[in-house]
RNA sequence: GGGUCGCUAGCUCAACUGGCAGAGCAUCGGGCUUUUAACCCGCAGGUUCAGGGUUCAAGUCCCUGGCGACCCA
Numbered sequence: 001g002g003g004u005c006g007c008u009a010g011c012u013c014a015a016c017u018g019g020c021a022g023a024g025c026a027u028c029g030g031g032c033u034u035u036u037a038a039c040c041c042g043c044a045g046g047u048u049c050a051g052g053g054u055u056c057a058a059g060u061c062c063c064u065g066g067c068g069a070c071c072c073a
Stems, first nucleotide, its partner, number of pairs: 001072007010025004019056001028042004049065005
């Protein structure tokens, strides 16, 4: 330098063919327990990497850029 893949909640990851952004864990509150842990219930938590384009509608498609992984040179 070229190619491929990835970037979504604090962490790890889903989200079909473009059609209401979710789960587990963690945090917080409560229950249970002599207490802790474990277990159970609940709340909250999002500029979907950034900018632009297409569309009635974009996490998803297109363009540019950033970061990371792998392959080639």